[in-house]
A computed fold for a 73-nucleotide RNA from Desulfofundulus salinus, annotated as transfer RNA. The source organism's lineage runs through Bacteria, Bacillati, Bacillota, Eubacteriales and Desulfofundulus. Its Rfam family is "tRNA". The family's RNA type in Rfam is transfer RNA. The sequence is in RNAcentral, with records from Rfam. The prediction has a mean pLDDT of 80.
RNA sequence: GCCACUAUAGCUCAGUCGGUAGAGCGCGUCCUUGGUAAGGACGAGGUCACCGGUUCAAUCCCGGUUAGUGGCU
Numbered sequence: 001g002c003c004a005c006u007a008u009a010g011c012u013c014a015g016u017c018g019g020u021a022g023a024g025c026g027c028g029u030c031c032u033u034g035g036u037a038a039g040g041a042c043g044a045g046g047u048c049a050c051c052g053g054u055u056c057a058a059u060c061c062c063g064g065u066u067a068g069u070g071g072c073u
Stems, first nucleotide, its partner, number of pairs: 001072007010025004019056001027043005049065005
C1' cells in the first nucleotide's frame, strides 16, 4: 500500500432481507430468611462509532472517515 471482517446497555453478544432495539451477567428497589447466600418481582441504563446520501421512514441499504482484528505484498 491492497483486501476482508468487526463497531448495538457498564461487560459479553443477539437482532430485524427498512417500520421507533433485546438477552445473559452486572447495577438499584422490594419480597422471601433470625441473618447471609441462593431464588423471585419490578426498575434504571442505548445519539445502534462518526459524517453524508437514498427513502414517508435507516441500527439495517449506499459512499466516506475513525478505531480494532486478520490476510496479501